About this RNA: The part of an RNA shown here (small-subunit ribosomal RNA, 5' domain) has 521 nucleotides and comes from an uncultured Desulfovibrionaceae bacterium. Its mean pLDDT, the model's own confidence on a scale to 100, is 86. Rfam family: Bacterial small subunit ribosomal RNA.

[in-house]
Context: one part of a larger RNA
Parts: sequence; C1' cells; structure tokens
RNA sequence: GAUUGAACGCUGGCGGUAUGCCUAACACAUGCAAGUCGAACGCGAAAGAGGGGCAACUCUCGAGUAGAGUGGCGGACGGGUGAGUAAUACGUAGGAAUCUGCCCUAGAGUGGGGGAUAACCUGUCGAAAGACGGGCUAAUACCGCAUAUACUCUUCGGAGCAAAGGUGGCUAGCAAUAGCUUUCGCUUUAGGAUGAGCCUACGUCGGAUUAGCUAGUUGGUAGGGUAAUAGCCUACCAAGGCGACAAUCCGUAGCUGGUCUAAGAGGACGAUCAGCCACACUGGAACUGAGACACGGUCCAGACUCCUACGGGAGGCAGCAGUGGGGAAUAUUGGACAAUGGGGGAAACCCUGAUCCAGCAAUGCCGCGUGUGCGAUGAAGGCCUGCGGGUCGUAAAGCUCUGUCAGGAGGAAAGAAAACCUUUUGGUCGAAAGGCCUUUAGGCUGACGGUACCUUCAAAGGAAGCACCGGCUAACUCCGUGCCAGCAGCCGCGGUAAUACGGAGGGUGCGAGCGUUAAUC
Repeated sequence: GAUUGAACGCUGGCGGUAUGCCUAACACAUGCAAGUCGAACGCGAAAGAGGGGCAACUCUCGAGUAGAGUGGCGGACGGGUGAGUAAUACGUAGGAAUCUGCCCUAGAGUGGGGGAUAACCUGUCGAAAGACGGGCUAAUACCGCAUAUACUCUUCGGAGCAAAGGUGGCUAGCAAUAGCUUUCGCUUUAGGAUGAGCCUACGUCGGAUUAGCUAGUUGGUAGGGUAAUAGCCUACCAAGGCGACAAUCCGUAGCUGGUCUAAGAGGACGAUCAGCCACACUGGAACUGAGACACGGUCCAGACUCCUACGGGAGGCAGCAGUGGGGAAUAUUGGACAAUGGGGGAAACCCUGAUCCAGCAAUGCCGCGUGUGCGAUGAAGGCCUGCGGGUCGUAAAGCUCUGUCAGGAGGAAAGAAAACCUUUUGGUCGAAAGGCCUUUAGGCUGACGGUACCUUCAAAGGAAGCACCGGCUAACUCCGUGCCAGCAGCCGCGGUAAUACGGAGGGUGCGAGCGUUAAUC
C1' cells in the first nucleotide's frame, strides 16, 4: 500500500447493490418448513335451515360435503451444518464386472379366477400413549391359473417367469350390465437419456524428539455374498504385503472451481455463489423402496428434557423465524406462491420458511446531497501581536438564483406468459360424440406496491464529521503543566518559555465516514 463475513471509539442525510453466529456439531418454549390424488377403493358425519309430530322422534336440504381409513406416487429432491475424514474424501485423466422409478423410442400383451383385510359395528384392558378379541366389506391392495414376441436357466431334450383397471362419449337394455371408441394407466422385452455404485494412475498440510508396521494381514483354491469386481465373508493351503521415493504413529484439516495479495513466480485463505463428500442428540442396526442403512421414518442402547394415576409413555431447530447461553461480534417469532423451480393430480387446484420480496445493520462496494452567483464598512467576535497590525475571511450578514435528495399531491410501466376458459385453421383416431397434435383471436391472474419512473407544490429551508500537525509524514502558534500529569508505531518527548503532554486559535488529510485493534499478502 492492498484486503476483510470483521469488532471497538466518535460521528451519521438519501438511494442502489451485495453480505450478515467466524464462538457452544451448546440446550431449546412456540409457530410454520411434505404432501397430494375421489379419474384406484369401500365408508361417511355435524352445526345450521326448513317441514311433520303433544312429545319421544322423524323427513328434506346441508352432502356423497367435512373427515379418517385401504391403495398409489412423493417424503432418498429441495433446505442446513462442517463434527468427523490426510484418504472408503476431493481434483484430473482413464477403465469394466453393474443397477437405474418417473421420461423418450420400438416390439409384444392386458384372458380367466380366488381368499382376505383396514375403515365401520361391537367387546375388553389402560391415567395416557395405545393394545387385544369378535363380526361385515371394497379395490389399480394380495394370491393362484392361462398365455410368452421376448427374457432367464439349460445336460440343448427342455424347464421357468407377467399384468389392473379407471375417466369421458356413443349404441343396446327397465335396470344390472354388455359392446364399440377415446384417453390415462398396467405387464414384459430391447435401446436411449438421466442418475448412481465400483476399479486404476497421478496430485493433495506439519512432525523422524514417530523407524519399523501388518494374521484376513498378502496371495491362491473352493464355497458364499452383491446390482456388480474383489479377503467383501468363510474354510483350507502358501508366507507373504507395506516402508527413508517416509510405511506406521501423533497433530491439524471437509476437498475443489475459486478468493485476497503480488509485476510475476509465489504466499495465505476455502464466508457468500457453484460442484463433490460427510453428518443429522450420541453409538449401533436393519426394514421399505428404482434409489436410504433415511435431518422433520422404524428398532435397540445411552445421556438429557418433559408428562404420569408410578404401572408406563413422549421428544430431538447443524430447516425458517425466534429464546437462553457462549462471545469483541452477526438480523424479523414478516408477506406471497405473482414469477422461477419442485411434489401430487387428467385437470382445476393443493402443498412448497425452496424461491421471490419486504424488515433490521454505514458490514462492504458504488452513486448523490448537505446549496449557487454577487458580496470589503475586510463588520462583530475569537486567536496572535513587535500594539502599527495580522488572521479566521468572501467566510458571515445582505441581495440573487436553483430545486438533486428528503416532505406533500397527482399520474404511471415492466416483471404475465404459459396453464386454464371462449374462439379459429389444418392433420390424425373414431360410425358419431369426443380426444390428441398444430394454429388464430380474445379473456383471467402481481406478494413486492403508497413500486420504478414522470409531472407538480413548497422551501436554503431537514442533512459534517473524524484523525492528525517533533522526524519518518502533508500540516504552528499561544496558554496551562513542570521527569508530575501524561504521550508513544519506531526514534523518543515532559525536570519553568514543551511546534511531542492537556486546552485554545490556526492548519493538513480523508469525508458519511474517520480513526484504533485484529488478521493476510
């Protein structure tokens, strides 16, 4: 000099934009953060309104609504944190022995049966959480059978393996239902895309006051196991494997793209943003599933907190806010799904503390303002003085002009185009209705928002400080103090004329900031 996720002191007008627990991976009150589908399925209230009835009660609407339940998809994404990890990580370059829901392309199929079970009703136990019986019922839930283009296994003869229906429309029928059709699904196979798992090489901090380490250890055979290779696991056999090119051990640490600095080489760092990894109170384990050994799932153990009728139960903010604590130190218990994206759904739509916005903070960067011109009786006043004067100083006052920002009033974009509704063209399936693809026109939807921006009103009115002035280093005098009080980055100042302490006047530097401290180059 440059820089910072900074803090502290003094000061503080506006806007844009970015950033904001670096410490206790400490403990957490409260609310929200993952649901959705009635076009898979069976059930199904109540309040209230109206009617009947002396009343009890009952009927219609509310309403096939609310609601829970079975089932499907999603809760493996998104969001947080950096404890662990020095290599099961990351980065770069390769590789072969793999899987991949939803999506895309292509082929084939979707036939015919069965038995249950929750919800519900009822009974029992329990303080609760909840649990256990009995009875009824549905399905795209579950299980056989048939079929097999293919696929798997094969001794090449053969053997084995699947499925689910639903919506809309038309026709027939009193209806149940049946047929046709459209569309969404379902099963199987092949390929793709995406995602993921595995292997190899090289690179990746300090310590030798750590020199030897290793028995599943290194290799083989056989078996098991996995989606897949492999001591991944087991049995047997052999005795190997690693190491001064630093093994092992100890300490420290998430890695990278990058960031800061520097002319560069380097050095330091790894906040925000992006990629990868690891973790989710601590430790362990598996289940389900295409995918987890799963932050807001399950089980076991532990610590802690809470409830309890003492028998037993409940919980996990390193999600967003917020609280206590720690600390020099780090924000709102805000709005909206309008946009972008995600989950579910045919769709309408629902959910979304992702996200987009708003709030707080000079925390950083950038921009703007705090006025402009004229104005010498060089006013008053302050300070200095050699007492003549000098200086603050055109500075002020006064006159004039302007209106940025802030304030008041009015106007006013873009972020919105999709989906959806109405309409139109062509194609395609279909007997038609209707669906699908393409296309025309119109409509609907804004949290921000009292928006940006524009016009106008009024008024110089509301808006300057901080550090320094001995040398380094730009900037000097007076008073006070008297080795005291104090200053100080280094050299050093202060013991009676201190440009070095304290105050004042003046000056210098930067300026909504300025200094100090800490840290890096």